[in-house]
């Protein structure tokens, strides 16, 4: 330098023949318990890497850039 894949909640990851985003763990609160832990219930938390384009509408399609991984040279 080239190719492929990935980037979504604090962490690990789902999610799309385009219709205003979820799980587990973690966190907070409550119940239970002498207390903690465990268990149960509830709750909060996201400009979907960034910038443009297409579209009535984009996490999803297109382009460029950034970061990471692998391969080739």
């Nucleotide at each position: 330098g080239g190719a492929u894949c990935g980037c979504u909640a604090g962490c690990u990851c789902a999610g799309u023949u385009g219709g205003u985003a979820g799980a587990g763990c973690a966190g907070a609160u409550g119940a239970c318990u002498c207390u903690u832990a465990a268990u149960c219930a509830u709750c909060g938390g996201g400009u979907c890497g960034c910038a443009g384009g297409u579209u009535c509408g984009a996490u999803c399609c297109c382009u460029g850039c950034g970061c990471g991984a692998u391969c080739c040279a």

Background
This is a predicted structure of a 73-nucleotide RNA (transfer RNA) from an Oligoflexia bacterium. Rfam family: tRNA. By type it is a transfer RNA.